[in-house]
Context: one part of a larger RNA
């Protein structure tokens, strides 16, 4: 000094737990705010913080349904209460709600300061009358005052990268992504053919699936990449401009009229549903925001403890599930079916009122959305990189036609077909989940699952912007160890408690690493 065994420290892995997560699904909601939000500061309890709750009317107040013995959060103790005259709790309504924040009387280094106590800008509605005649700016003054801030994702729409792929790298790519910005809604955007087809035909839009990794696009490299069609989901149509009539001093407004088998005018001819939609107050209905009741087991053994074994029962429109000293259909909570709302909200049904509706024939050329449409140039976009490039949108110049017409069918042309631009509205099917209920999981189970099972966006770190942990398990039950030794404390003995104390709070399992005594070997 090494090795071996024995019993210990340390440590904190394993296995077993679950009080928090993590993806889905069914439903519902996407509420908000100057009547002052969201977010914060600061206080509010008899008794030190924090969390939650609240607002000087502060740990609550009001009415009003429910419930029915304890009760004053988390939270022990300890005062002093409250409550069968029904509290505390659950669940609608009211009221109150500093201070700061779109912050808005002015200021400001938020949560503060000052005054002449004011809603500051914008919109509105009115008064007022500068240079300067009308204006036009400035300036007053009115309202129970329209806007704004906020918001997870999804939507529309501006603005707009790069690394990167191409094995370098520039057109191409990544991509109109990622950023950032403006508005909106529960969805939003689209939406009723100047569509698409092809010698047949279809008939607003969006989703999906197939068509297709096809036609095509392309330093024709990388790579990008469609539509007609066919099946599914869901389907739903409308209003105005003009031509004309009436009216008016004009502006306007009213009736007509909306289509692509046009329509308005004059002539002719024939003639009129009792229908369809809307959906206010109010009844009712069915929900939803508190709940009500809900069958059926006992004994004996083991044990600390029975839901275990054994013996005999018994319920099920309840054998989901959790919870009780081990495993429970029959102990408790509950569950399957059943019942319930004074109040508020939502659905639906009826119902006042309003709104809507009709040819055919023939003349004829009024009208049918203009700085449009085209077209020349610059430039975007479109699966399609300018190319032979339609189409679909913009800057700039130019600049038509009106049904005998425009415009499209992938340069143009001409037949054909098909369709009516320059106005606007439109539910469903579709896309998401910050949030609220209810439910599954061949989803984690504490270095795992969100960053957060404990004060978590916390502690701590940075001028900042920002970064960002760690830490779960006594026992059924505190019975959490009285009184006694030791004695400054820790620590320790015995004693008492427990099924167990080597379950004692540094607390359940307790491996390895590390290490300590003691003994046996070996050098």
């Nucleotide at each position: 000094g090494g090795c071996u065994u024995a019993c210990g420290g340390u440590g904190g892995a394993u296995a077993c737990c679950u009080a928090g997560g993590c993806a889905c699904c069914c439903a519902g909601a996407g509420a908000u705010g100057a009547a002052g939000a969201a977010g914060g500061g600061c206080g509010u309890a008899g008794u030190a913080a924090u969390c939650a709750a609240u607002g000087a009317a502060a740990u609550g107040c009001u009415u009003u349904g429910g419930g029915g013995a304890g009760u004053u959060g988390a939270u022990a103790a300890u005062a002093a209460g409250c409550a069968u005259a029904g509290a505390u709790c659950c669940g609608g309504u009211g009221a109150u709600u500093c201070c700061u924040a779109a912050a808005u009387a002015g200021g400001g280094c938020a949560a503060c300061c000052u005054u002449u106590c004011a809603a500051a800008c914008u919109a509105u509605u009115g008064c007022u009358g500068a240079a300067u005649c009308c204006a036009u700016g400035g300036g007053c003054a009115g309202g129970c005052a329209a806007g704004a801030g906020a918001c997870a994702a999804c939507c529309u729409g501006g603005c707009u990268a790069a690394c990167u792929a191409a094995a370098a790298u520039a057109u191409c790519u990544u991509a109109g992504u990622a950023g950032c910005c403006a508005a909106a809604g529960g969805a939003a955007a689209a939406a009723a053919a100047a569509g698409u087809a092809a010698a047949a035909g279809c008939g607003a839009u969006u989703c999906u699936c197939a068509u297709a990794g096809u036609a095509g696009c392309g330093g024709u490299g990388a790579g990008c990449g469609a539509a007609a069609u066919a099946g599914a989901a869901g389907a739903a149509g409308c209003c105005u401009a003009a031509a004309u009539c009436a009216u008016g001093a004009a502006a306007g407004c009213g009736g007509g009229g909306u289509u692509g088998u046009g329509g308005a005018a004059g002539a002719g001819c024939a003639a009129u549903a009792c229908a369809a939609g809307u959906g206010u107050c109010g009844u009712g209905u069915u929900g939803c925001u508190a709940g009500u009741a809900a069958a059926a087991g006992c004994a004996a053994c083991c044990u600390g403890a029975a839901a275990g074994u054994u013996g005999c029962a018994c319920c099920c429109u309840a054998g989901a599930u959790a919870g009780c000293g081990a495993a429970a259909g029959u102990c408790c909570a509950g569950u399957a079916g059943c019942c319930a709302a004074a109040a508020g909200c939502a659905u639906c049904a009826c119902u006042a009122u309003c709104u809507u509706a009709c040819g055919c024939u023939c003349u004829a050329a009024c009208c049918c959305a203009a700085g449009u449409a085209g077209u020349a140039u610059g430039g975007g976009g479109c699966a399609u990189a300018u190319a032979u490039a339609a189409u679909c949108c913009c800057g700039u110049g130019u600049g038509a036609a009106u049904c005998a017409g425009c415009a499209a069918g992938g340069a143009c042309c001409a037949c054909c077909u098909a369709g009516c631009a320059a106005g606007g509205c439109u539910a469903a099917a579709u896309a998401c989940u910050c949030c609220u209920g209810g439910g599954u999981g061949a989803c984690c189970g504490a270095u795992a699952g969100c960053g957060a099972a404990g004060u978590a966006g916390u502690a701590c770190c940075g001028u900042g912007a920002g970064g960002g942990a760690a830490g779960g398990g006594u026992g059924a039950a505190a019975a959490g160890a009285a009184a006694c030794c030791c004695c400054a404390u820790c620590a320790a003995g015995g004693a008492g408690u427990g099924a167990a104390a080597u379950a004692g709070a540094a607390c359940a399992u307790a491996a390895a690493a590390c290490u300590g005594u003691a003994a046996g070997c070996u050098c």

A computed fold for a 523-nucleotide part of an RNA from Capsicum annuum, annotated as large-subunit ribosomal RNA, domain I.
The source organism's lineage runs through Eukaryota, Magnoliopsida, Solanaceae, Capsiceae and Capsicum.
Rfam family: Bacterial large subunit ribosomal RNA. Gene Ontology terms of the family: structural constituent of ribosome and ribosome.